[in-house]
RNA sequence: GGUAGAGGUGCGUUUUUGUAUCAGUACGCUUUUGGAGGUAUGCAGUUACCGAAGAAAAAGGCCAAAAGGACAAGACGCCGAAGCGGAAAUAUAACUGCAGAUAUUUGUGCUGGGCAUACCGUUAAGAGCGGUAUGACUGUCAUUUAAUUGCUUAUGCAAUGAGUGUUGAGCUAUU
Numbered sequence: 001g002g003u004a005g006a007g008g009u010g011c012g013u014u015u016u017u018g019u020a021u022c023a024g025u026a027c028g029c030u031u032u033u034g035g036a037g038g039u040a041u042g043c044a045g046u047u048a049c050c051g052a053a054g055a056a057a058a059a060g061g062c063c064a065a066a067a068g069g070a071c072a073a074g075a076c077g078c079c080g081a082a083g084c085g086g087a088a089a090u091a092u093a094a095c096u097g098c099a100g101a102u103a104u105u106u107g108u109g110c111u112g113g114g115c116a117u118a119c120c121g122u123u124a125a126g127a128g129c130g131g132u133a134u135g136a137c138u139g140u141c142a143u144u145u146a147a148u149u150g151c152u153u154a155u156g157c158a159a160u161g162a163g164u165g166u167u168g169a170g171c172u173a174u175u
Base pairs, nucleotide, nucleotide: 001175002174003173004172005171008079010078011077012076013075014074016073017072018071019070028062029061030060031059032058033057037050038049039048040047041099042098043097044096045095046094082111083110084109085108087106088105089104090103091102092101112138113137115135116134117133118132119131120130121129122128139167141165142164143163144162145161147160148159149158150157151156
């Protein structure tokens, strides 16, 4: 270097099925007030479209979703599985500039893992997800140690318990 594995409420994907939520919300239609602006992610400019046959806004009425996210079952890929931060490129929404969001790719830094709590962010959300901190738990390796068991002629070796420390580019087996 290759191959195969272990950690366990283990990780990720899903254009599979069902359920709740989203929400009596958006859109649409309509009544009253109002009286000139409004729409295309935000701001500025341009362009296009709507508007006195009544814009924005406000208060009602009728009708009435969907996506994203979630849970359960299933399928698939796996054990830096994967997640997060920074940078770059491309695409998406009419165009240009700045910014943001989503997706993909490249490279780089951090994190062994799950759980609970608090705070922050995201979201419609007291769900979920992400980040930080704390806490015990757990895995790996190293090390110290009591007793027991197995092997060994013996020194000793291995396994289990307790303690300490580290952490994945790690660990175990094999080649």

Model confidence (mean pLDDT): 80 of 100. Lysine riboswitch aptamer from uncultured Hominilimicola sp., 175 nucleotides, folded computationally. Its Rfam family is "Lysine riboswitch aptamer". From the family's description: Riboswitches are metabolite binding domains within certain messenger RNAs that serve as precision sensors for their corresponding targets. Allosteric rearrangement of mRNA structure is mediated by ligand binding, and this results in modulation of gene expression. This family includes riboswitches that sense lysine in a number of genes involved in lysine metabolism, including lysC. NCBI's taxonomy places the organism under Bacteria, Clostridia, Eubacteriales, Oscillospiraceae, Hominilimicola.